[in-house]
RNA sequence: GAAAAGCUUUAGGGGUGCUUCGUCCUACGGACGGGGCUGAGAUGAGACCCUCAAAACCUGAACAGGGUAAUGCCUGCGAAGGGAAAAGUGGUUUAGCUGCU
Repeated sequence: GAAAAGCUUUAGGGGUGCUUCGUCCUACGGACGGGGCUGAGAUGAGACCCUCAAAACCUGAACAGGGUAAUGCCUGCGAAGGGAAAAGUGGUUUAGCUGCU
């Protein structure tokens, strides 16, 4: 001098599905309220997750295989293509130089 994890601040990005019951309505549906499923989160949100990426999330995708009461539930696709960062702290590790033995 470079520099990992972690932490802090500020700034920014993202999703909200499936299902059941009740009530109501302008009723092949929708709104509101209570429950069930997965999940960090399914609008307690001033929450939760993520910010350079093999892991927020989106696209492909009305995808493929499996499973489920059902689903964007699980796996694959997938190190795919996109995707929002700066500063401070920190000091694993390490380059060069100098001194001593």
The RNA shown here (TPP riboswitch aptamer (THI element)) has 101 nucleotides and comes from a Chitinophagales bacterium.